[in-house]
Context: one part of a larger RNA
């Protein structure tokens, strides 16, 4: 519960598409549900209010009038706002071009140092590893130099409060194919918007399920250590996995602990892209400076914030639209249900305590 909130206090859905719903630019015309207004019915008595009158009076009570009765329907009027119809704009959106920028994506080929292993030669006693040491290796020649080869994983330096992406996320070259976004434009279309219940997709790592691959690294497990103990932290092996295809899973501090769109409100300074202008110039896809968009970080006015802070990329002013919280614990747990092979996952209480 017609209230306050959601960066840190309870609380933004991991992201996006999108149905239904909700909301929704300007401009003219018509309409009259919606609004507004007049009239007319009708709108029970109790119950109010004035006045009278009845019980000796009062409360009570009856009677006349008035109010109430905020309604409802029926008839006329008005068109500003909402609605609906039609006509029409261009400023939201949206398509077209046009030269640019990008680790943005799928798939394909090719390269690159290292790492292990194996092979030849070369050399001969230790090598590794730690604070220190064992453990392990090594006369079946090891660490080390080199020659050749194999394998699989990565992609140093470029690397940057830099770019791209809806988010997870995405870094060698090359090619194909696909997608979005800024910028410019004297093109077009003309409200084709916004949000999003439910539902669809997509969604690290880690885990499952089949088949492959296995260099290094290393969950588990196994030795040495340390240490009172050590199921650890150091050390030395080493299995899942960690890489591919093809499926599941569907959750993260999935965080900018900041839900999407628009609008309005002081500036300073860097950096990216993209246009225009000026200078310069070794005359280029070249520098430099200036000014617009658009990102993408800082500093700070006003405002806001308990404060930390935020601060034109809002946490300020203000709309629309969803999610979402109401003290701690019991508890994301029971119990149903959905989905999952399973692990679990989404839903999600309560008694009891405090």
């Nucleotide at each position: 519960u017609u209230g306050g909130g959601c960066c840190u206090a309870a609380a933004g859905c991991g992201u996006u598409c999108g149905u239904a719903g909700c909301u929704g630019g300007c401009u003219u015309g018509a309409u009259a549900a919606c609004u507004c207004u007049u009239c007319u019915g009708u709108g029970a008595a109790a119950u109010u209010g004035u006045u009278u009158a009845g019980c000796u009076u009062a409360a009570c009570u009856a009677a006349a009038c008035a109010g109430c009765g905020u309604g409802c329907a029926g008839a006329g009027g008005a068109a500003a706002c909402u609605g609906u119809c039609a006509a029409g704009c261009u400023u939201g959106g949206g398509a077209c071009c046009g030269g640019g920028a990008g680790g943005a994506g799928u798939c394909a080929g090719a390269g690159g140092u290292a790492u292990u292993c194996u092979u030849g030669g070369g050399g001969g006693a230790g090598c590794g590893g730690u604070a220190a040491a064992a453990u392990g290796u090594u006369a079946u020649u090891a660490u080390c130099c080199u020659u050749a080869g194999a394998a699989g994983a990565c992609c140093a330096c470029c690397u940057g409060u830099g770019g791209c992406g809806a988010a997870g996320g995405c870094g060698u070259c090359u090619g194909a194919c696909u997608a979005g976004a800024a910028c410019g434009g004297a093109u077009c279309c003309g409200a084709c918007a916004g949000u999003g219940a439910g539902g669809g997709a997509c969604g690290a790592a880690a885990g499952c399920u089949a088949g492959g691959g296995g260099a290094g690294c290393a969950a588990u497990c196994c030795g040495g250590a340390u240490u009172a103990g050590a199921u650890a932290c150091c050390c030395g092996a080493g299995u899942a996995g960690u890489c591919c295809u093809a499926g599941c899973c569907g959750u993260a501090a999935a965080c900018g602990c900041u839900g999407u769109g628009a609008g309005u409100u002081a500036g300073g300074u860097g950096u990216u892209g993209c246009a225009c202008a000026u200078u310069c110039c070794c005359a280029g896809a070249g520098a430099a400076u200036g000014u617009g968009c658009a990102g993408u970080a800082u500093c700070g006015a006003a405002g806001c914030g308990a404060a930390g802070g935020c601060a034109u990329u809002a946490a300020a002013c203000u709309c629309a639209c969803c999610g979402c919280c109401u003290g701690g614990g019991a508890a994301g747990u029971a119990c149903g249900g959905u989905c999952g092979c399973a692990a679990g996952a989404c839903u999600g209480a309560a008694a009891c305590u405090u």